Predicted 3D model of a 119-nucleotide RNA (SAM riboswitch aptamer (S box leader)). Its Rfam family is "SAM riboswitch aptamer (S box leader)". Its family is annotated with regulation of gene expression in the Gene Ontology. Rfam describes the family as follows. The SAM riboswitch is found upstream of a number of genes which code for proteins involved in methionine or cysteine biosynthesis in Gram-positive bacteria.
RNA sequence: GUGUUAUCAAGAAAGGUGUAGGGAUUAGACCCGCAGAUGCCUUAGCAACCCUUUAAAUAUUUUAGAGUAGGUGCUAAAUUCUACUUUUUGUGAUUUUUUCACAGCGAGAUAGAUAACAA
Numbered sequence: 001g002u003g004u005u006a007u008c009a010a011g012a013a014a015g016g017u018g019u020a021g022g023g024a025u026u027a028g029a030c031c032c033g034c035a036g037a038u039g040c041c042u043u044a045g046c047a048a049c050c051c052u053u054u055a056a057a058u059a060u061u062u063u064a065g066a067g068u069a070g071g072u073g074c075u076a077a078a079u080u081c082u083a084c085u086u087u088u089u090g091u092g093a094u095u096u097u098u099u100c101a102c103a104g105c106g107a108g109a110u111a112g113a114u115a116a117c118a119a
Stems, first nucleotide, its partner, number of pairs: 002118007013043005021032003026083004044075003049071002051067007079111001084108003088104006
């Protein structure tokens, strides 16, 4: 790097280093940043994917709870928001049995992130 499955509106910061951009990619919007961001390192924390553990059912899986040790992950903003399809509501235009455009709520797809497993 590829595939499968699950999750993605909750949660959790200080110090050091270092310099000018950063928030994955394209476009737009919005935001963070010389009062030092993004990144990297250390420590701390969050969480419960793996794991550990308790109880129940069941039969090797499921449900509920807890988090001492460990493997990852994460610690601005919903994956920052929108983009493609669609339900519905509203407005406008066209028009008559509708059609189109825009805006809002919801659902899905694509893309992405993380975990576990597999080749």